[in-house]
RNA sequence: AGAGUUUGAUCCUGGCUCAGAACGAACGCUGGCGGCGUGGAUUAGGCAUGCAAGUCGAACGGAACUUCUAGCUUUUUCGGAAGUUUAGUGGCGAAAGGGUGAGUAACACGUGGGUUACCUGCCCUAGGGUUCGGGAUAACCUGUCGAAAGACGGGCUAAUACCGGAUACGUCCUGUGCUUUUCGAAGCACAGGGGAAAGAUGGGGAUCCGUAAGGACCUAUCACCCUUGGAUGGGCCCGCGGCCUAUCAGCUAGUUGGUGAGGUAAUGGCUCACCAAGGCUAAGACGGGUAGCUGGUCUGAGAGGAUGGUCAGCCACACUGGAACUGAGACACUGUCCAGACACCUACGGGUGGCUGCAGUCGAGAAUAUUCCGCAAUGCACGAAAGUGUGACGGAGCGACGCCGCGUGUCGGAAGAAGGCCUUCGGGUUGUAAACGACUUUUAUCAGGGACGAAUUUUGACGGUACCUGAAGAAUAAGGGGUUGCUAACUCUGUGCCAGCAGCAGCGGUAAUACAGAGACCCCGAGCAUUAUCCGGAUUUAUUGGGCGUAAAGCGUUCGUAGGUGGUUUUGUAAGUCAUUUGUUAAAUCUUCAUGCUCAACAUGGAGGCAGCAGGUGAUACUGUAAAACUCGAGUACGGGAGAGGCAAACGGAAUACCCGGUGUAGCGGUAAAAUGCGUUAAUAUCGGGUAGAACACCAAAGGCGAAGGCAGUUUGCUGGAACGUUACUGACACUCAAGAACGAAAGCGUGGGGAGCGAAAGGGAUUAGAUACCCCUGUAGUCCACGCCGUAAACGAUGGUCACUAGAUUUUGGAAGUUUCGACCCUUCCAGAGUCGUUGAAACAAGCUAACGCGUUAAGUGACCCGCCUGGGAAGUACGGUCGCAAGACUAAAACUCAAAGGAAUAGACGGGGACCUGCACAAGCGGUGGAUCAUGCGGUUUAAUUCGAUGCAACGCGAGAAACCUCACCUGGGCUUGAAAUGUAGCUGCAAGGUUCAGAAAUGAACUCGCCUUCGAGGGUGCUAUGUAGGUGCUGCAUGGUUGUCGUCAGCUCGUGCCGUGAGGUGUACCCUUAAGUGGAAUAACGAGCGCAACCCCUGUUCUGUGUUGUAUUUUCACAGAAGACUGCCUCCGUAAGGAGGAGGAAGGAGGGGACGACGUCAAAUCAGCAUGGCCCUUACGUCCAGGGCAACACGCAUGAUACAAUGGUCGGUACAAAGGGUUGCCAAGUCGCAAGACGGAGCUAAUCCCACAAAACCGGUCUCAGUUCGGAUUGAAGUCUGCAACUCGACUUCAUGAAGCCGGAAUCGCUAGUAAAGGCGGAUCAUUACGCCGCCUUGAAUACGUUCUCGGGUCUUGUACUCACCGCCCGUCACGUCAAGAGAGUUGGUAAUGCCCGAACG
Repeated sequence: AGAGUUUGAUCCUGGCUCAGAACGAACGCUGGCGGCGUGGAUUAGGCAUGCAAGUCGAACGGAACUUCUAGCUUUUUCGGAAGUUUAGUGGCGAAAGGGUGAGUAACACGUGGGUUACCUGCCCUAGGGUUCGGGAUAACCUGUCGAAAGACGGGCUAAUACCGGAUACGUCCUGUGCUUUUCGAAGCACAGGGGAAAGAUGGGGAUCCGUAAGGACCUAUCACCCUUGGAUGGGCCCGCGGCCUAUCAGCUAGUUGGUGAGGUAAUGGCUCACCAAGGCUAAGACGGGUAGCUGGUCUGAGAGGAUGGUCAGCCACACUGGAACUGAGACACUGUCCAGACACCUACGGGUGGCUGCAGUCGAGAAUAUUCCGCAAUGCACGAAAGUGUGACGGAGCGACGCCGCGUGUCGGAAGAAGGCCUUCGGGUUGUAAACGACUUUUAUCAGGGACGAAUUUUGACGGUACCUGAAGAAUAAGGGGUUGCUAACUCUGUGCCAGCAGCAGCGGUAAUACAGAGACCCCGAGCAUUAUCCGGAUUUAUUGGGCGUAAAGCGUUCGUAGGUGGUUUUGUAAGUCAUUUGUUAAAUCUUCAUGCUCAACAUGGAGGCAGCAGGUGAUACUGUAAAACUCGAGUACGGGAGAGGCAAACGGAAUACCCGGUGUAGCGGUAAAAUGCGUUAAUAUCGGGUAGAACACCAAAGGCGAAGGCAGUUUGCUGGAACGUUACUGACACUCAAGAACGAAAGCGUGGGGAGCGAAAGGGAUUAGAUACCCCUGUAGUCCACGCCGUAAACGAUGGUCACUAGAUUUUGGAAGUUUCGACCCUUCCAGAGUCGUUGAAACAAGCUAACGCGUUAAGUGACCCGCCUGGGAAGUACGGUCGCAAGACUAAAACUCAAAGGAAUAGACGGGGACCUGCACAAGCGGUGGAUCAUGCGGUUUAAUUCGAUGCAACGCGAGAAACCUCACCUGGGCUUGAAAUGUAGCUGCAAGGUUCAGAAAUGAACUCGCCUUCGAGGGUGCUAUGUAGGUGCUGCAUGGUUGUCGUCAGCUCGUGCCGUGAGGUGUACCCUUAAGUGGAAUAACGAGCGCAACCCCUGUUCUGUGUUGUAUUUUCACAGAAGACUGCCUCCGUAAGGAGGAGGAAGGAGGGGACGACGUCAAAUCAGCAUGGCCCUUACGUCCAGGGCAACACGCAUGAUACAAUGGUCGGUACAAAGGGUUGCCAAGUCGCAAGACGGAGCUAAUCCCACAAAACCGGUCUCAGUUCGGAUUGAAGUCUGCAACUCGACUUCAUGAAGCCGGAAUCGCUAGUAAAGGCGGAUCAUUACGCCGCCUUGAAUACGUUCUCGGGUCUUGUACUCACCGCCCGUCACGUCAAGAGAGUUGGUAAUGCCCGAACG
């Protein structure tokens, strides 16, 4: 100090989340020791039991006990003395200490002051005093009542208890005078008046009393009374400070003040009587909610924010409410009285109690300890003291609750052990880790010694503790969380959107570093994680330190009160401000320096700090304030102009509609096209006349005016504002404005008018799948006027107002001046407004700001002042409450719940029933087809035991398959085999195999017989068998892959380096213009170059030449092979800057001559695991493998691609021509013979320019057919054959004879083709035993048409919009259905709090 998350990517805005620290914590897992702290935060809920406030016999009278006794007595008894104990009287204490935070928003607290308005026991100081008397009463004795608690009566007695008198240095009260004075009072003097007391103990012994003890007396100490001062502690008053809420705006009758009185220690409405009508409040009264306050604590760089447990100060409370008494002090935690609730006792009559003291218990709760020891220390109460009491306190116990410290070993040790995990099988890792060797003993354990804390003679709870010494032994001691990113740390297995994880983003749908387990690793460590909460990060409430054109955010506009701010000069003052000083700011805490516990935590001491408040002294620049002045801000007067500024009245013409009359006749109107509608009762059209209402063409403009809304015919009247000019006047009068007021488009509302046109609603006609719309015909409110309401708009410049400053250019409106003129115009300058800096051409913004877009003297620049507003999206500008309104509704304005985004600007794509340009057999112009028929082939579907599988828009469907009768073969049925049909390693065994014959069988196979190796003799090689590693799989995943292929598309695109521009994504280059088939080239240019594509290089072909030539012989040189030449817009004309284009010449060929191969970056998770390869998964007497048969060939049907046709440009018969390119030894097969033919016999020749396939066919010539379902067409079927093959039944091809179906040119729709092309004709080849209408090639004959780019489809470039980026097959809205959650309303019902009215109404004091 930041990070993650909105997007395809970017910048910004903005929220959410994380990393840090903390804690009186709790939960989970784990847990060795010690020190110091800390521990009922919830029910101020209820409490059993014990203890927590007593003490004094030196205040008093008794009583009991012990000891003594010279008295009395026979003894006991009695009396006396001393000691101990103490119920009562009395004194002091009990108002402290201890607990808690319910209440309290308050002079409660904090801080600073005041008290001339006060008190203060014990203590200190000072002065004075302590005299004379009296009557009672507890205890005790006795009686009565009561269950008890307790109460009452009678009798005796004492005091430092109580009462009276005397005295009075002070003091108190009253009066007078003087002095001082802050004017409140204080001091001094005099006079008058009032008011005190208590004794106890020790010592002494001269005098007195007494029998004695002793007393009086003296003395010491303590006590007592009056008074002075102090100290300490308090009471009261005041300034300032610190929570939320305005959806609480008005509150208040003892209320505010006065006079008098009462009361108090004391001021005061504190209380009362009377009088007055005040007092508080937007600087927030009153009300509601919440809360003890502070020193401090946590966090933060700080400013701040949050908090107030332990410790300390203050306050408040003591079962709840009320009240007083006593006292120096209380309205009293363990006192009193009353009422209430609760609990207990009871003899039912009545009583008793108060843990928010220390322990402890129940309850509720996530949760918080021992019914411990001691008064040894510190303190407190009492006492003369000894001492007693003290759950204050000192300690111990429990809890890892927190902080701090220590330990769980150290050194060596590689065979890098075993085991685990991973693995590419080589190894790696765990890991010097362990084992093993040497050593140490902190801690824990055992044993011995043993404190300080005690200042003092005694006295130590802690404690046989801390600490010291010794002993034995590595011995007694490690876990928790995490490992996708943020965030340090990675692999395997399992699981398969399941189980689960998660703080956010998100992970999981068969190869999960994110789930679970394991190993490894990372972090911390007696702890580690999680949860809750607070601060931080968050500049995300912004004083420090934010914003408001478009992200949330400028009120619709103006006026204006309070408030805030305010021009120039001088003087005074010194409130703010500044300097210095004094007091205070408790201690602790904090910082720092030391010191003490072995260190630390902790503790002690010193110093610093604690930003505040108050007082004193000084300064006077600025602000304030008082006074005086000024004129530049502001305003007033005067002058001539501009203007749809406002209000009212009058007038005008065009148009429209209606009415009346004339002319005139069948249509008019309306639309893309129609229809509804109007019209023979005379429309539309046209002429004349009249009436009505509304709006004002041209001028007219980026124009003018107004605060905004808004304002437009003309004239008149009234009236507001602004600008300019010039002098004069006032003298800061100003700016902005919460609250408030006024104005405020349209629509809407109320009352009354008006109503031509237009026209929500409504009606009808169309359109449409529908059409509650767009179009058409009608048409009511309304629009208009008057008056009144409403108070909102994208009321927008989405930009509040005022003032000042910061280069310009140009246009325009108004005014003025200068110049000129007779006067103007033009021109120049100034002021005030309104605009622009854009476009074909000239010029065309600087700085600055901004996230960018953009703004840019009319600022969104630079400053000042004031106001309003914003703080994630949704819920919601909604609910509730309030105010306004006739209503509609407006203004004000939340929360629960929910999401991790919502959003702004810009970028690259994609898309658009957006635009521009270009291109393609894309359309158009043509030719021929498909779609109709029959057949073939493929697919779907259906069927089946199986009809194996794949391919599915273009880009699957005569596709994989360039040959399914068996095989192929993957499918089905049946029969077999299991190291297997084939491969290989190891080990063992082996005269076993193959071949032949026979039998069984559908075959595979099985059985029987026969036959049957080599050798170096090692059972070695071969063969076979057995066992074990393994084989095998056309089984799955093309969404795990390689390779290959299709497609956009032979479209012209796709990129890079450096530079430049931009915050950045990105752009530029590659835009524009011309040109091209082309990102081809030219020109231009912040770009300059380059790469992959284009083109060229390669092959075939067209012309010529050269060379060579058998198997070829054409011969003005054919053919084959090899090589070369030729074409480059080179030449000419025109156009053009050029590139290039148009035309021409020459030439075999002309502008790429024609054709082929060649396919950029990429797209489609395109196709293929069944061509091959391959990861993972699956099967292993089977999903492997062998065999026979069947199937892939089925058939109500649909589609695709073809073949043949429908005929005369033809069929048929006869005759006669002309090719190219291929193939051939398991082959092509000649001549010849046979057969109608398929074919058969035959065998020459040929390993091929030699021989063969092999006669090309359309064409041409001639005959016939004559428009018919035919001499067209050939499907289908029957019969007879041929060929191949082990085998043609399922299921081949061909031949002959016979049969002779549909079909007479094909609906919607759709395909190919631009020249040697289409169309037509035949020929060959691959596959192949046989089988071709398919495919791949070859030649022959050989056209038509293209005006052109409006439209359809595909593509390219530029541009534009976008809320799309899985990219329009996108995104996305609403209803409905079902379930869940939250909120509002709700007939009502219920609890709490506060208030108001009325009613009932104590007791004590």